[in-house]
Context: one part of a larger RNA
RNA sequence: GGCGCUUGGUGGAUGCCUUGGCGGAGACUGGCGAUGAAGGACGUGUCUAGCUGCGAUAAGCUUCGGGGAGCUGCUAAGAGAGCUUUGAUCCGGAGAUGUCCGAAUAGGGAAACCUUCUCCCGUUCGCGGGAGAAUCUUCCAGCUGAAUUCAUAGGCUGGUUGAAGCGAACCCAGGGAACUGAAACAUCUCAUGUACCUGGAGGAAAAGAAAUCAAUUGAGAUUUCCUGAGUAGUGGCGAGCGAAAGGGAAAGAGUCUAAACCUAUGCUAACUUGUUAGCAUAGGGGUUGCGGGACUCCGAUAUGGGAUUGCGGAUGGAUAGUUGAACGGUCUGGAAAGGCCGGCCAUAGUAGGUGAUAGCCCUGUAAACGAAAUCUUGAAGCACCCUAGGAGUAUCCCAAGUACCGCGGGGCACGAGAAACCCUGUGGGAAUCCGGGUGGACCAUCAUCCAAGACUACAAUACAUGUCUCCGACCGAUAGUGAACUAGUACCGCGAGGGAAAGGUGAAAAGUACCCAGAGAUGGGAGUGAAAUAGUAUCUGAAACCAUGCGCUU
Numbered sequence: 001g002g003c004g005c006u007u008g009g010u011g012g013a014u015g016c017c018u019u020g021g022c023g024g025a026g027a028c029u030g031g032c033g034a035u036g037a038a039g040g041a042c043g044u045g046u047c048u049a050g051c052u053g054c055g056a057u058a059a060g061c062u063u064c065g066g067g068g069a070g071c072u073g074c075u076a077a078g079a080g081a082g083c084u085u086u087g088a089u090c091c092g093g094a095g096a097u098g099u100c101c102g103a104a105u106a107g108g109g110a111a112a113c114c115u116u117c118u119c120c121c122g123u124u125c126g127c128g129g130g131a132g133a134a135u136c137u138u139c140c141a142g143c144u145g146a147a148u149u150c151a152u153a154g155g156c157u158g159g160u161u162g163a164a165g166c167g168a169a170c171c172c173a174g175g176g177a178a179c180u181g182a183a184a185c186a187u188c189u190c191a192u193g194u195a196c197c198u199g200g201a202g203g204a205a206a207a208g209a210a211a212u213c214a215a216u217u218g219a220g221a222u223u224u225c226c227u228g229a230g231u232a233g234u235g236g237c238g239a240g241c242g243a244a245a246g247g248g249a250a251a252g253a254g255u256c257u258a259a260a261c262c263u264a265u266g267c268u269a270a271c272u273u274g275u276u277a278g279c280a281u282a283g284g285g286g287u288u289g290c291g292g293g294a295c296u297c298c299g300a301u302a303u304g305g306g307a308u309u310g311c312g313g314a315u316g317g318a319u320a321g322u323u324g325a326a327c328g329g330u331c332u333g334g335a336a337a338g339g340c341c342g343g344c345c346a347u348a349g350u351a352g353g354u355g356a357u358a359g360c361c362c363u364g365u366a367a368a369c370g371a372a373a374u375c376u377u378g379a380a381g382c383a384c385c386c387u388a389g390g391a392g393u394a395u396c397c398c399a400a401g402u403a404c405c406g407c408g409g410g411g412c413a414c415g416a417g418a419a420a421c422c423c424u425g426u427g428g429g430a431a432u433c434c435g436g437g438u439g440g441a442c443c444a445u446c447a448u449c450c451a452a453g454a455c456u457a458c459a460a461u462a463c464a465u466g467u468c469u470c471c472g473a474c475c476g477a478u479a480g481u482g483a484a485c486u487a488g489u490a491c492c493g494c495g496a497g498g499g500a501a502a503g504g505u506g507a508a509a510a511g512u513a514c515c516c517a518g519a520g521a522u523g524g525g526a527g528u529g530a531a532a533u534a535g536u537a538u539c540u541g542a543a544a545c546c547a548u549g550c551g552c553u554u
Stems, first nucleotide, its partner, number of pairs: 001553005007547003015539001016504002020475002022472007029464002031166002039101003042055003046079002050074002061095006070083003106115003116133007135163002139159006170202001171200005181188001185236001212219002223250005233241002254455003257399001261284011289433001291398004295392004304386003309383003316376004321369003327342005343360002345349001351363003404428008414440001435450005491498002511538001514525004
């Protein structure tokens, strides 16, 4: 020096654990903001660095409820000072305070700072306290005021209404890729216009009461799901894309205008000077496709309904809580919930804790109760509003630069195709019920519907930032969130941005009094404890690596 074994050191794998995550289901809730948000800066404690809370009234103030013995957050340790059965701490409702920045809004600005004006109150005349002063917008008032005489537009001032900014996804609209696939690539695909950008709204949004489908039978707004169906189709007929009707479910709700006609008011024109016509405004009327309505005649005041409005507030729920059954002995052990023996409860044997594994020890669980205050739900009832029918006639009305056509595009599962249908840039351009659209070129017949105006649910559907409950052949500290811990922290970067590591003594600190060595660290005794090779560098404590002693060997 090597090898083997022993005993240690180092190290922190493994096992066990879980405060934290991940995923799912259900319910609630679905917004906050000029009454200043979200998010921050700076402060704030007796001593206070961080987190949390709070705001110069600053780990808090007032009040109303709950609760019932301790309390002054994490914080356990300490010193000191206190509070509390005259009900504290704590939990919940309402309120007060709420610095500065931030839409930030008096002006400025390198956010958390600087500077100004007006009014009110106080003043020791130094100043202090309070309120206000951004922009746009609705409506009202006042003062002004062009082209242009009057007037109007416009301007200014004051009051008043609203907006702005933030927010996880869902939704609607306006824009809108490429990588990729086609085994290259250009049409195509990626992409049912996906990602992304912009605008807008709500608790949902959007859609929605047939100019729809169907096929000679008929259905009867919209939305969503299952099926139809990877079908019919479409497609460099490649890659691919990909319906609808019908059937079955969920849910269910229907309405209002325009016009004809009537009335009123105003203006204009005509002239017979009190009528007519036209236009505008308001009210009535009217809303449909077995066409309807106007118009004329007859008949009716009842019935049914209401999503809107104003009252009304029953009932239920949310935000603290309350009651809540049933066990002992013995053995082992540090400790009983374990073993053995004998009981009990159960509308409660979900779960967690307690010195090992507890239905009966504790918190709970089943079940049953509970609110001064705020929010929510909104029943009955009242008001209010809406609501009929028949016959006749064929005089009037039934949504116009619209339908439709040409050209150019887009959307429809459908790529110009035989290409209907829908939207439209551009050029043309109808009809009014003897009318018009559609039924996938087009024509006829037939059927069906009534465009060019609008609304519609706390319904079925989508989503989850947030709150609550429950669950998991989900993870268990290199896993699971990046984050179980002062984590979007420390740290890095000019910046956009990037982004960690780090859990575990013990049942209980009982955290080693005292002695010895040492400058100390620390160690040896002693003591605690079931255990100290559980000593805070703390459960277990693998390997690499470093040593120790012994054996063998060179």